Background
Predicted 3D model of a 247-nucleotide part of an RNA (large-subunit ribosomal RNA, domain VI) from Candidatus Jacksonbacteria bacterium RIFCSPLOWO2_02_FULL_43_9. Its mean pLDDT, the model's own confidence on a scale to 100, is 89. The RNAcentral record of the full RNA draws on ENA. It matches the Rfam family "Bacterial large subunit ribosomal RNA". Its family is annotated with ribosome and structural constituent of ribosome in the Gene Ontology.
Context: one part of a larger RNA
RNA sequence: CGUUGAUUCUUGAGGGGAGCCGCUCUUUGUACGAGAGGAUCAGAGCGGACUGACCUCUGGUGUACCAGUUGUCCUGCCAAGGGCAUUGCUGGGUAGCUAUGUCGGGAAGGGAUAACAGCUGAAAGCAUCUAAGCAGGAAGCCCACCCCAAGAUUAGGAAUCAUAGUUUCCUGGAAGACUACCAGGUUAAUAGGACAGAGGUGUAAGCGCGGCAACGCGUUCAGCCGACUGUUACUAAUCAAACGAAG
Numbered sequence: 001c002g003u004u005g006a007u008u009c010u011u012g013a014g015g016g017g018a019g020c021c022g023c024u025c026u027u028u029g030u031a032c033g034a035g036a037g038g039a040u041c042a043g044a045g046c047g048g049a050c051u052g053a054c055c056u057c058u059g060g061u062g063u064a065c066c067a068g069u070u071g072u073c074c075u076g077c078c079a080a081g082g083g084c085a086u087u088g089c090u091g092g093g094u095a096g097c098u099a100u101g102u103c104g105g106g107a108a109g110g111g112a113u114a115a116c117a118g119c120u121g122a123a124a125g126c127a128u129c130u131a132a133g134c135a136g137g138a139a140g141c142c143c144a145c146c147c148c149a150a151g152a153u154u155a156g157g158a159a160u161c162a163u164a165g166u167u168u169c170c171u172g173g174a175a176g177a178c179u180a181c182c183a184g185g186u187u188a189a190u191a192g193g194a195c196a197g198a199g200g201u202g203u204a205a206g207c208g209c210g211g212c213a214a215c216g217c218g219u220u221c222a223g224c225c226g227a228c229u230g231u232u233a234c235u236a237a238u239c240a241a242a243c244g245a246a247g
Base pairs, nucleotide, nucleotide: 001151005161006160007159008158009157010156014148015147016146017145020048021047022046023045024044025043026042032037050105051104052103053102054101058099059098060097061096065092066091067090068089069088070085071084072083073082074081075080109143110142111141116136118134119133165243166242167241168240169185170184171183172182173181190236191235192234193232194231195230196229197228199225200224201223206219207218208217209216210215
C1' cells in the first nucleotide's frame, strides 16, 4: 500500500517439521536339522541416539536475600554498624533462566504403487501375471500426526456492532533491541506500597544470667528477607486530544 467500515472467531490453497535403531522375554529349545545349532509369523517389555515442552523432583546459576569471617578506614569511644579489598573471601539460597532433571514424540490406520509373486485369459485350439479384466505387494509416494498459512492480488467464510472502532498518552508484563505483542487505566487489582502467607537464612539487637577472659546460655524455630501467592485503592494509571466508514 492492497484486500474497500470495524471487532471477534475461522476455512486451508500452499509450505515446513517429524519419519531412526537395538536388546530381552513369550510363542519355543517349537518348525527345520543326524547333530551342532536354531527360526518365520504374532504378542509383550526395556533401552540408545535424536527431538519438543516444562521446572514438581535432582542439581547448576542466582554481583539488589540471609549468615560467618580477614585486613583496613570511618560513624568520638564501648557495643553495634557502614565503605573498600574479584560479589574481599566463605557457607547456604527464593523467583527467573537452565540440564546432567521431568514429561512427551517416531506409532497405529487408509489409498495408489516399485521390484516381485498371482487369478482368469486370448492374440497363437497349447502355453502365457496382460493384450481386455481382477486381486496382492515396500523404512519409499499421497493422506493421516505437529507447526505456519487468505499478499491464496482467485486477497476466502461466519457471527456481532455500526458514531462503531482505533490510536496518541499513562501503569505494567514469564512480551521485548526499537517497534510489535499482551494485561490494565478509577464502573480499576496494571505496577508500587501495606497486610497476610509461602520460601530462604538459621536463633538479630538490647537486656539478663554464667565465666578472670575468649565466649556460652536465656529471652528466641528469633531477627532480617529480591523477583513468588493472596488480600487491600494508601500512591500512580489525571484531564484530554487525534484518526475514523457508509454518501